The prediction has a mean pLDDT of 84. The RNA shown here (c-di-GMP-I riboswitch aptamer) has 85 nucleotides and comes from a Halanaerobiales bacterium.

[in-house]
RNA sequence: UUUCCGAAAAGGUAAACCGUUGAAAAGCGGGUACACAAAAUUACAGACCUAAAGCUGGACAAGCUAUGGUGGCUGUGUUGCCGAA
Numbered sequence: 001u002u003u004c005c006g007a008a009a010a011g012g013u014a015a016a017c018c019g020u021u022g023a024a025a026a027g028c029g030g031g032u033a034c035a036c037a038a039a040a041u042u043a044c045a046g047a048c049c050u051a052a053a054g055c056u057g058g059a060c061a062a063g064c065u066a067u068g069g070u071g072g073c074u075g076u077g078u079u080g081c082c083g084a085a
Base pairs, nucleotide, nucleotide: 005083006082012036013035017030018029019028020027021026034072040078041077044075045074046073047070048069049068054064055063056062
């Protein structure tokens, strides 16, 4: 120095809740800490969520479907703090 690993220290993100946007999933802001060693970032792959529009349905009900979304689901890519055992 690098890798594995995760004690301590310094920090980081932000669950719930509220407001707002949205058809919804969810996003944004506030907020406060449910948790997190990459819970930083990346929607390429898988998985999952939603179903406005569209299609099916005599009609209703309902069903199918992502062009919508989730990185705090997993993998991948990029970057990164500290240094005990």